[in-house]
RNA sequence: GAAGUUCGCCAGACUGCCGCUGGUGCAAGCGUGGAAACACGGCACUGGAGGAACGUCCGGACUGCAUAGGGCAGCGUAGCAGCUAACAGCUGUCCACCGUGAGGUGAGGAUCAGAGCAACAGAGACGUAGUCUUGGGGGCGUACCGCAAGGUAAACCACCAAGGGUGAAACGGGCAAUCUCUACGCGCAGCAAUACCAAGUAGGCACACGUUGACGGGGCCCCCGGAGUGUGCGGGUAGGUAGCAUCGAGCCAGUUGGGCGACCACUGGCCCAGAGUAAUGGCAGUCACGCAGCGGGUAACCGCUGUGCACAGAAUCCGGCUUAUCGGCGGACUUCACAC
Numbered sequence: 001g002a003a004g005u006u007c008g009c010c011a012g013a014c015u016g017c018c019g020c021u022g023g024u025g026c027a028a029g030c031g032u033g034g035a036a037a038c039a040c041g042g043c044a045c046u047g048g049a050g051g052a053a054c055g056u057c058c059g060g061a062c063u064g065c066a067u068a069g070g071g072c073a074g075c076g077u078a079g080c081a082g083c084u085a086a087c088a089g090c091u092g093u094c095c096a097c098c099g100u101g102a103g104g105u106g107a108g109g110a111u112c113a114g115a116g117c118a119a120c121a122g123a124g125a126c127g128u129a130g131u132c133u134u135g136g137g138g139g140c141g142u143a144c145c146g147c148a149a150g151g152u153a154a155a156c157c158a159c160c161a162a163g164g165g166u167g168a169a170a171c172g173g174g175c176a177a178u179c180u181c182u183a184c185g186c187g188c189a190g191c192a193a194u195a196c197c198a199a200g201u202a203g204g205c206a207c208a209c210g211u212u213g214a215c216g217g218g219g220c221c222c223c224c225g226g227a228g229u230g231u232g233c234g235g236g237u238a239g240g241u242a243g244c245a246u247c248g249a250g251c252c253a254g255u256u257g258g259g260c261g262a263c264c265a266c267u268g269g270c271c272c273a274g275a276g277u278a279a280u281g282g283c284a285g286u287c288a289c290g291c292a293g294c295g296g297g298u299a300a301c302c303g304c305u306g307u308g309c310a311c312a313g314a315a316u317c318c319g320g321c322u323u324a325u326c327g328g329c330g331g332a333c334u335u336c337a338c339a340c
Base pairs, nucleotide, nucleotide: 001336002335003334004333005332006331007330008329009328010327012287013286014285015284016283017282018281020048021047022046023045024044025043026042030041031040032039033038050311055321057320058319059318060317061316062190063189064188065187069222070221071220072219074186075185076184077183078182079093080092081091082090083089094108095106096105097104098103109181110180114179115178116175117174131164132163133162134161135160136159138157139156142153143152144151145150194242195241196240197239204233205232206231207230208229209228215225216224217223250270251269252268253267254266256265257264258263289308290307291306292305293304294303295302296301
């Protein structure tokens, strides 16, 4: 210098004007909407999208149903060791494969429990099916030799051994990304969860079941709760508050400590979006950056004009994973070439 590998960071800045939407403090009476519950209205200060908020794929928190308990079924995970609230995530490491290498990828338990599967070729493919050649010992009948006992020969039959040929694999194995087995995990439903307030309708009529247990616990059984439940008819409400975003698996910093690391501990500081038509925006200017054109300059570069500035936008919250992304910056490392 060129080509790469890997880890991390940024995601335009500032000013002015006009808006949108939360919080806190002050003010404390009134007004508006509403049947009510309740909401809104003043002034001041102040907060207001992301690395993926996406997908809603995995794991949890939280809530209800029993403090969610036992079994079967079902679903999921899978080398080993660790991290974590938990995980299918992450870290380290072994093995296998890919790469010259930095490095990357892996659905990597078990085929001495059982079942299932294997294209083409081949006689035969997981089935007590069976081919060719050679050798061995044997059997049945036949032919020949011999007076006889017996001997010799080829064919046939099955047995044993070795080999050839086909194929990924030929009786010994393979595949568990087919069922299965083993170990471990999972009760079910989800913020439209759930709790409360207010109004309205009705505490209606008929039938059926029910403490000899209806019905519920969202597959079934045990088990637990349990006095009302189901269907039809008729009538009605779907408004408000909390959950919900100031205290958390929280964020930032550290020449702190432990650990190879994921991570943990300690110290100090901080409080950091939030609705339910759903806010986080618009306009103008300056600067920065990329691209194109023109001009100047030996060149580095400078000036002008035009244009662009990605992917995308919270909705109960959090930890991951996947996917999308204009452009830019930094660290570590590898290979090749050259120079010293």